Predicted 3D model of RNase P RNA and transfer RNA as a complex of 445 nucleotides. It holds a member of the Rfam family "Bacterial RNase P class A". By type it is a ribozyme. Gene Ontology terms of the family: dimeric ribonuclease P complex, tRNA processing and ribonuclease P activity.

RNA sequence: GGAGCCGGCCAGGCAGUCGCUCGCCGCAUGGCGGCGGGAGGAAAGUCCGGGCUCCGGCGGACAGGGUGCCAGGUAACGCCUGGGGGGCGCGAGCCCACGGAAAGUGCCACAGAAAACAGACCGCCGGCGCCGCUGUGCGGCGCAGGCAAGGGUGAAAAGGUGCGGUAAGAGCGCACCGCGCGGGUGGUAACACGCCGCGGCACGGUAAACCCCACCCGGAGCAAGACCAAAUAGGGGAGCAGGCGACGGGCGCGAGCCCGGCGCACCGGUGUCCGCCCGGGCUCCCGGGUAGGUCGCAAGAGGCCGCCGGCGACGGUGGUCCCAGAUGAAUGGCUGCCCCCGACAGAACCCGGCUUAUCGGCCGGCUCCAUUU
RNA sequence: UGGGGUGUAGCCAAGUGGUAAGGCAGCGGGUUUUGAUCCCGCCAUUCGCAGGUUCGAAUCCUGCCACCCCAG
Numbered sequence: 001g002g003a004g005c006c007g008g009c010c011a012g013g014c015a016g017u018c019g020c021u022c023g024c025c026g027c028a029u030g031g032c033g034g035c036g037g038g039a040g041g042a043a044a045g046u047c048c049g050g051g052c053u054c055c056g057g058c059g060g061a062c063a064g065g066g067u068g069c070c071a072g073g074u075a076a077c078g079c080c081u082g083g084g085g086g087g088c089g090c091g092a093g094c095c096c097a098c099g100g101a102a103a104g105u106g107c108c109a110c111a112g113a114a115a116a117c118a119g120a121c122c123g124c125c126g127g128c129g130c131c132g133c134u135g136u137g138c139g140g141c142g143c144a145g146g147c148a149a150g151g152g153u154g155a156a157a158a159g160g161u162g163c164g165g166u167a168a169g170a171g172c173g174c175a176c177c178g179c180g181c182g183g184g185u186g187g188u189a190a191c192a193c194g195c196c197g198c199g200g201c202a203c204g205g206u207a208a209a210c211c212c213c214a215c216c217c218g219g220a221g222c223a224a225g226a227c228c229a230a231a232u233a234g235g236g237g238a239g240c241a242g243g244c245g246a247c248g249g250g251c252g253c254g255a256g257c258c259c260g261g262c263g264c265a266c267c268g269g270u271g272u273c274c275g276c277c278c279g280g281g282c283u284c285c286c287g288g289g290u291a292g293g294u295c296g297c298a299a300g301a302g303g304c305c306g307c308c309g310g311c312g313a314c315g316g317u318g319g320u321c322c323c324a325g326a327u328g329a330a331u332g333g334c335u336g337c338c339c340c341c342g343a344c345a346g347a348a349c350c351c352g353g354c355u356u357a358u359c360g361g362c363c364g365g366c367u368c369c370a371u372u373u
Numbered sequence: 374u375g376g377g378g379u380g381u382a383g384c385c386a387a388g389u390g391g392u393a394a395g396g397c398a399g400c401g402g403g404u405u406u407u408g409a410u411c412c413c414g415c416c417a418u419u420c421g422c423a424g425g426u427u428c429g430a431a432u433c434c435u436g437c438c439a440c441c442c443c444a445g
């Protein structure tokens, strides 16, 4: 100098001016003034986990769902940290749904002889029979066998390489590698081992197929939920008023009583009267619920700085700070100057994660290559 | 804001591990004097997109995108 890896941070700045919203204070109150606060690293997707609230409380089982190497962190997690194993990269580093297929069931299309109880198409091998000949060995055809080496098919063909062995072959035997089982050593464990012994080999793939094993999970969601509480209608209770008539129903031996609607009467609808028409028990109390309002709702698993413990995630402790809270929903407009000319995007109960989007820039640590000293 | 669902040709749609049915529309051809009807053929190399599991994915898993419905 070039190429790259990891971690952390910022998200145009300054000034003026006009607004919006929340809190506090003061005027003396449908407002005005002053001071202070006012979006994000993702506020997003709603994919996980928790707080909170209701389903009366607690516990258990089944169904269903989730997670899946080990240990730790945490309120909890599918997150994070450290470690193990596998893969990629020269490297710094990065990636991995990474339990079980010697519990059981299912599936493996096409091709191929055979696809999971292996199998025999071409091929190799010797035997028997027949035929031919350049005649005691070759070739061809057929029959019953042996083989799993070679070819071919397939994503996948039942350990690999070599030597021996054989009629030809084959873990058939042996050496090395691989594999399995038991033990030992190290490690909390996953796991590792140039450790020891045994076994010629029992092992196809698929569990993001059913399933098995281990662990975890009750459901719904702030439109959760709690409180205050009109008008009208309806419910319950008390008091007052309930005149007459017929009808229907109920109770009672009966006199009669109760309920219901109807007609007349009565009351109201204009200060009075008449007619028609319309409406009708009155007052008070109680409780539920609607509109509306208040709370939930902003001091929290909180931020920042230090010290201690830990490799680390994180934990403990001391100090310090208060940092949006609306309900048609605020965080904006304009002007000026500067620069590298500014991305993705905006809270709505809260918090911890993950994922996705994102112009550009800063800081720290590290790797590789080239060159110079 | 919360909850639920669906994406397969221009349209309607079947297919839930083995290489994408069917209908309408469209295009080409035949039949007819011509048109309609009818008959034959063609039309998805991206199953919303991107990764992964598997020999093999529209189908199974994960993450995104778009649209629709419900609750005041």
Base pairs, nucleotide, nucleotide: 001369002368003367004366005365006364007363008362009361010360012338013337014336015335016334017333018332020038021037022036023035024034025033026032027031040344044355045354047353048352049351050350051349052221053220054219055218064217065216066215067214068213069083070082071081072080073079084098085096086095087094088093099212100211104210105209106206107205108204121151122150123147124146125145127143128142129141130140131139132138133137159177160176161175162174163173164172178201179199180198181197182196183195184193185192186191225295226294227293228292235286236285237284238283239282240281243264244263245262247260248259249258250257251256266280267279268278269277302321303320304319305318306317307316308315309314339342374444375443376442377441378440379439380438383397384396385395391428399415400414401413402412403411421437422436423435424434425433